[in-house]
RNA sequence: CUGCAUGUUGGGAGAACGGGUGACACCGUACCGAAGGAGCAACCGCCCCGGGAAACUCUCAGGUAAACGGACCUUCAUG
Repeated sequence: CUGCAUGUUGGGAGAACGGGUGACACCGUACCGAAGGAGCAACCGCCCCGGGAAACUCUCAGGUAAACGGACCUUCAUG
């Protein structure tokens, strides 16, 4: 200096309303993708089949005031 794990500092997007409620929960339709999850290309193999990436795709989950959360970048520390 770099990689991994755990913690930590700062930054951190997107997307709706109606009913109902003091708010939350709940119902209806619509929407978002950056927790998590799932899918696959090239390529590889022991070639039926299997392995195989994502910020791409899906939207199960999560989310669409604030708060919380938040991939990713970043600060510091320990191993």

Source information:
This is a predicted structure of a 79-nucleotide RNA (Glycine riboswitch aptamer) from Celeribacter neptunius. The sequence was found by an Rfam model in a public genome assembly.